[in-house]
RNA sequence: GGCGCUGUAGAACAGGGGUUAGUUCAGCGGGCUCUCAAUCCGCAAACCGGGGUUCGAGUCCCCGCAGCGCUACCA
Numbered sequence: 001g002g003c004g005c006u007g008u009a010g011a012a013c014a015g016g017g018g019u020u021a022g023u024u025c026a027g028c029g030g031g032c033u034c035u036c037a038a039u040c041c042g043c044a045a046a047c048c049g050g051g052g053u054u055c056g057a058g059u060c061c062c063c064g065c066a067g068c069g070c071u072a073c074c075a
């Protein structure tokens, strides 16, 4: 350099066109407890950037950026 895959809360992942984007852990508040842990209830927090298609995009297409893998060149 070429090709492929991935990018969604602090972390790890779902969601493969249609109302307010979900789960687990972590965080915060509360219940329980003499206290802590465990457990229960509640709360906050996210679609990598730009453009396109569409009535409608996290989802499909293009460009870019970042990460990972394979490969070529060099030697």
Base pairs, nucleotide, nucleotide: 001071002070003069004068005067006066007065010025011024012023013022018055027043028042029041030040031039048064049063050062051061052060